[in-house]
Context: one part of a larger RNA
RNA sequence: ACCUCUCUAAGGAACUCGGCACAUUAGCCCCGUAACUUCGGGAAAAGGGGUGCUCGCUUCGGCGAGCCACAGUAAAUUGCGUUUAGCGACUGUUUAACAAAAACACAGCACUCUGCCACGUCGUUAAGACAACGUAUAGGGUGUGACAAGUGACCAAUGCGGAAAGAUCAAGGCAAGUUGUUAGCCGCAAGGCGAAGCUCCGAACCUAAGUCCCCGUGAAUGUCGGCCGUAACUAUAACGGUCCUAAGGUAGCGAAAUUCCUUGUCGGGUAAGUUCCGACCUGCACGAAUCUUGUAACGACUGAACGACUGUCUCGGAGAGGUUCUCG
Numbered sequence: 001a002c003c004u005c006u007c008u009a010a011g012g013a014a015c016u017c018g019g020c021a022c023a024u025u026a027g028c029c030c031c032g033u034a035a036c037u038u039c040g041g042g043a044a045a046a047g048g049g050g051u052g053c054u055c056g057c058u059u060c061g062g063c064g065a066g067c068c069a070c071a072g073u074a075a076a077u078u079g080c081g082u083u084u085a086g087c088g089a090c091u092g093u094u095u096a097a098c099a100a101a102a103a104c105a106c107a108g109c110a111c112u113c114u115g116c117c118a119c120g121u122c123g124u125u126a127a128g129a130c131a132a133c134g135u136a137u138a139g140g141g142u143g144u145g146a147c148a149a150g151u152g153a154c155c156a157a158u159g160c161g162g163a164a165a166g167a168u169c170a171a172g173g174c175a176a177g178u179u180g181u182u183a184g185c186c187g188c189a190a191g192g193c194g195a196a197g198c199u200c201c202g203a204a205c206c207u208a209a210g211u212c213c214c215c216g217u218g219a220a221u222g223u224c225g226g227c228c229g230u231a232a233c234u235a236u237a238a239c240g241g242u243c244c245u246a247a248g249g250u251a252g253c254g255a256a257a258u259u260c261c262u263u264g265u266c267g268g269g270u271a272a273g274u275u276c277c278g279a280c281c282u283g284c285a286c287g288a289a290u291c292u293u294g295u296a297a298c299g300a301c302u303g304a305a306c307g308a309c310u311g312u313c314u315c316g317g318a319g320a321g322g323u324u325c326u327c328g
């Protein structure tokens, strides 16, 4: 010097990204215990007091008297507490070996498919199996995620469902016609015509789903405007005009896990606060099951504050054990 510990005057977070780490608290008995609340909780809330041994009595629960110590849960085991906000309701699950969370799951909610040899899945287009020895109060899929209050507008695009009038439309069918070949006929010859069969094509006509067209459908994928003017101070605009659209964002929330400008402005807390809390609304670029807004309880979650406590620090110091090294 390093590692693991013990103690430390005065101060007590001044340390630091951040009280990280340490310290405080601690068992049992008695008293006492707020807001809020889903009436179960919150709660060991918080905050106080007691605690050993001996003798006597006892209704066996305790009561009274005395004794010792600095100290009686005498060692060890053994909650720090409070306030406030965000997220997720909760217990649970997860990146074995850098992430435990606000991620996943969840009960609940909704939509959708499936009538049983069910849908769906595995399998060689199989047998067969699961589903299920189940039968729509069942099974599969998708989204949301307790609970409370709610869940607005748009079907133009995409998707899905329906209907079958019209348009389009394949192989195929039928087939007018057509190509090649040649028995034969004509010709002096070159060549020409050419039945049947085979063969190359083939108009018109018949013909499915699909697509176009039509209708429906948002807890389907999704989307949810601009400009100008106007009130008896000013400012603002309940109001009016106009353009465009399928329709122009409703309720609620809002500088937010979302706000660029931004350390927005005002208020609170501090002597001093880019964080925090409460408001405002000018929402760059919230918004309603990709759910919206609340919410008791819960959380090794995240932010802010207070008390207690401390070597985290001012700022160091002393000591114990171990390790390493030097000398012996």
Stems, first nucleotide, its partner, number of pairs: 001323008010314002014312001019309001027051005036041001038146001052067006068072001080307007087299002092104002108144007120130003147294004152224003157221002159217004166212003172206002177201001180198002184193003225243005252286001253283001264280005

Predicted 3D model of a 328-nucleotide part of an RNA (large-subunit ribosomal RNA, domain IV) from a freshwater metagenome. Rfam family: Bacterial large subunit ribosomal RNA. Gene Ontology terms of the family: ribosome and structural constituent of ribosome. Model confidence (mean pLDDT): 87 of 100.